Model confidence (mean pLDDT): 80 of 100. This is a predicted structure of a 500-nucleotide part of an RNA (small-subunit ribosomal RNA, 5' domain) from Thuja plicata. The organism belongs to Thuja, within Eukaryota. Rfam family: Bacterial small subunit ribosomal RNA. RNAcentral holds the full RNA, with entries from SILVA.
Context: one part of a larger RNA
C1' cells in the first nucleotide's frame, strides 16, 4: 500500500447488496421454535324440534420428531481433506415378482371407588381398530449332486470374497382385501429381487509446537476355541506365544475444530479458518440404556452432581451452544417485529403446520451508486488576513441576472415475483410513473520541518506542550496555540489493534 465480524474521536443527505456477541460452552424471567392424521378406531361435546350432513376435542393407533435451526468446549486422531477397499444396514422413494385364508384375548378412554398440597398414582368394572396374539400357506438361508469359467507344483487342488442349475427340505417363519367413493378407481398392508439416495466399516500417505518429554504399551502384539455385532476386527473372553510402537520422534506436555476456501503477494510463500458449503464434536455436568430403518437422541427417559423454583416439610419442577429478549462479563455486536404469499420440510385426500424460510426494524459495520447545484457574474464589492502602505490573497468565490429538480415536501396512479383452469402476495398502499413547488432539505475530516502534497503572522519562551522516526520549544519556532491562507481525501476522515 492493501485488508478486517473491528473499536474510537469529530462529522453526517439519500438508496441498493451484504454481514452484525470475536468476551462468560456465564445464569437465564416471558413468549414462540413440531407437529399432523376423524380418509386408521371406540368415545365425548356442539349444533339441528327429530334424522341426516356438518364442526371441534381427551384417548387408543400411524408417520414424523434422528431433519431442519444453534455452538466450536472437547477432539493432534474414534478427526479432516485426498486416493483405493471389503466383511455390512438401510424408514420413506423407484422398477420387478409373487401373497393376503382362519381364528382369538385384552388395554386405554369412559363409568364408579380409593391416596397425595401438587407433581401425579391406586383399584373394580365395559369396550374398538391399520394396536396385540394364535394356527395355516411361501420364497431364502442351509444340506447334497451336476456344472462352466481361470490360475497352478495338474488323474489333483484353489478361486470365482455364498459362480450358475436341479433336488430334498426338520425347526423357524408374513399380512390389515383395511381405508375413502353411488361405482368406475384411487389409497394402504405382507413377502422376495433389484436399483436408488443415506449410512456403519478399513486402509495409504499429508495435517500446530516443545528433546529444558527418550523410551512406551500388558487385551498390550499375535494365533486358536467360544460368545457377540447390521458387518470386519483382542470389539469381548478362556487358553497359548511374546511380542507391536520408537531419534524417519514413540510416549509426555503445550495448543487447536478440519476442509472448500479468506486475506497479502509478481510468484513461491506468509497469515487465516465471521458469513457461506461439505465433515466432525456436543447440548447444565458425568455415566446409562429404552424405542426405532436410523439415536445411545439440543426442545425423550433413568441414576448421580452443581444451580434455581414450588411446597401442606410428605414431595415435586426446570435446562435458550433454537428465534426475540434479560443480567453479567466486555473496547464492542441488532427487535420480546411481519407473513406462512414464496422456496424447502413433516403429516396429510384436502388441509394443517414450520422464529428453517421470505421480509421489514435498528447501527455509516463494509462495499457500491448518488446528491449537497449549473449557467453567468469585476464596482475585482464588504469583510478576514498579510504589507515594503503602492498593493497582494480569501476570489469567479458571494451577490445581482437565468433556466432546471438529482434528491426534497404534498397529490395522484400504482406493480412484477403467482409456479395456476380458477382462486392465493408477507413485502407493499413499497418499487415505479405522472403532477405541483421551490436552489429550495444535504460537507466535513486530517495535515502543512524532512520522510510527504501543501506557508505565513501573532501568542508562547527548554515552559506550556508537540512526537510514528528524525526530532522541535532557549525572544524574530514554516515542527508548540491560535487565526488566515494552501494540501490530500470526502459523507466521510483521522486515530488504535491485528495480518501480509
Nucleotide at each position: 500500500g492493501g485488508a478486517u465480524g473491528a473499536a474510537u474521536g469529530c462529522u453526517a443527505g439519500u438508496g441498493g447488496c451484504a454481514a452484525g456477541c470475536u468476551u462468560a460452552a456465564c445464569a437465564c424471567a416471558u413468549g414462540c421454535a413440531a407437529u399432523u392424521c376423524g380418509a386408521a378406531u371406540g368415545g365425548g361435546a356442539a349444533g339441528u324440534g327429530g334424522u341426516g350432513u356438518u364442526u371441534c376435542c381427551a384417548a387408543u393407533g400411524g408417520c414424523g420428531a434422528a431433519c431442519a435451526g444453534g455452538u466450536g468446549a472437547g477432539u493432534a486422531a474414534u478427526g479432516c481433506g485426498u486416493a483405493a477397499g471389503a466383511a455390512c444396514c438401510u424408514g420413506c422413494c423407484c422398477u420387478u415378482g409373487g401373497a393376503a385364508g382362519g381364528g382369538g384375548a385384552a388395554c386405554a378412554a369412559c363409568a364408579g371407588c380409593u391416596g397425595g398440597a401438587a407433581a401425579u398414582a391406586g383399584u373394580u368394572g365395559c369396550u374398538a381398530a391399520u394396536a396385540c396374539c394364535c394356527c395355516a400357506u411361501a420364497g431364502a438361508a442351509u444340506u447334497u449332486a451336476g456344472u462352466a469359467c481361470c490360475u497352478c507344483u495338474a488323474c489333483g487342488a484353489g478361486g470365482u470374497a455364498g459362480g450358475c442349475u436341479g433336488a430334498g427340505g426338520a425347526g423357524c417363519a408374513a399380512a390389515a382385501g383395511g381405508g375413502a367413493g353411488g361405482a368406475a378407481u384411487c389409497u394402504g398392508c405382507c413377502c422376495a429381487a433389484g436399483g436408488g439416495g443415506g449410512g456403519g466399516c478399513u486402509c495409504a500417505a499429508g495435517c500446530c509446537u516443545g528433546a529444558u518429554u527418550a523410551g512406551c504399551u500388558a487385551g498390550u502384539u499375535g494365533g486358536u476355541g467360544a460368545g457377540g455385532c447390521a458387518a470386519u476386527g483382542g470389539a469381548u473372553u478362556a487358553c497359548c506365544a511374546a511380542a507391536g510402537c520408537u531419534c524417519a520422534g514413540a510416549u509426555u506436555a503445550g495448543u487447536a475444530g478440519u476442509u472448500g476456501g479468506u486475506c497479502u503477494g509478481a510468484g513461491a510463500g506468509g497469515a487465516u479458518g465471521a458469513u457461506u458449503a461439505a465433515c466432525c464434536a456436543c447440548a447444565c455436568u458425568c455415566g446409562g440404556a429404552c424405542u426405532g430403518a436410523g439415536a445411545c437422541a439440543c426442545g425423550a427417559c433413568c441414576c448421580a452432581g452443581a444451580c434455581u423454583c414450588c411446597u401442606a416439610u410428605g414431595g415435586g419442577a426446570g435446562g435458550c451452544a433454537g428465534c426475540a429478549g434479560u443480567g453479567a462479563g466486555g473496547a464492542a455486536u441488532u427487535u420480546u417485529u411481519u407473513g406462512c404469499a414464496a422456496u424447502g420440510g413433516g403429516c396429510g385426500a384436502a388441509g394443517c403446520u414450520u422464529g428453517a424460510c421470505g421480509g421489514a426494524g435498528c447501527a455509516a459495520u463494509g462495499c457500491c451508486a448518488u446528491g449537497u447545484g449549473a449557467a453567468g457574474g469585476a464596482a475585482g464589492a464588504a469583510g478576514g488576513c498579510u504589507c515594503a502602505c503602492u498593493a497582494g490573497u480569501c476570489a469567479u468565490a458571494a451577490a445581482a441576472u437565468u433556466a432546471u429538480u438529482u434528491u426534497c415536501u404534498c397529490a395522484g396512479a400504482g406493480a412484477a415475483u403467482a409456479a395456476u383452469a380458477a382462486a392465493u402476495g408477507a413485502u407493499g398502499a413499497u418499487a415505479u410513473c405522472u403532477g405541483a413547488g421551490g436552489a429550495a432539505u444535504a460537507a466535513g475530516c486530517a495535515u502543512u520541518g524532512g520522510c510527504u502534497a501543501a506557508c505565513u503572522c501573532u501568542g508562547u519562551g527548554c515552559a506550556a506542550g508537540u512526537a510514528g522516526c528524525u526530532g522541535c520549544g532557549a525572544u524574530a519556532a514554516a515542527a508548540u496555540a491560535u487565526a488566515g491562507g494552501a494540501u490530500g481525501c470526502a459523507a466521510g476522515c483521522g486515530u488504535u489493534a491485528u495480518c501480509c